[in-house]
A computed fold for a 73-nucleotide RNA from an Erysipelotrichia bacterium, annotated as transfer RNA. Model confidence (mean pLDDT): 80 of 100. Its Rfam family is "tRNA". About the family: Transfer RNA (tRNA) molecules are approximately 80 nucleotides in length.
RNA sequence: GCCGGAUUAGCUCAACUGGUAGAGCAACUGAUUUGUAAUCAGUAGGUUGUGGGUUCAAGUCCUAUAUCCGGCA
Numbered sequence: 001g002c003c004g005g006a007u008u009a010g011c012u013c014a015a016c017u018g019g020u021a022g023a024g025c026a027a028c029u030g031a032u033u034u035g036u037a038a039u040c041a042g043u044a045g046g047u048u049g050u051g052g053g054u055u056c057a058a059g060u061c062c063u064a065u066a067u068c069c070g071g072c073a
Base pairs, nucleotide, nucleotide: 001072002071003070004069005068006067007066010025011024012023013022019056027043028042029041030040031039049065050064051063052062053061
């Protein structure tokens, strides 16, 4: 230099063919308990790496770019 993959909640990851962004763990609240843990119920948490474009509508398609990983030279 060229090619491919990854980037989404605090962490690990989903999201099918473009159509309301979810789960587990963690956090918080309540129940239970003498109290803690465990268990059960619930709540909150997201500019989907960043900029731009297409579309009625973009995590998803196109483009540029950043970081990380792999391959080729």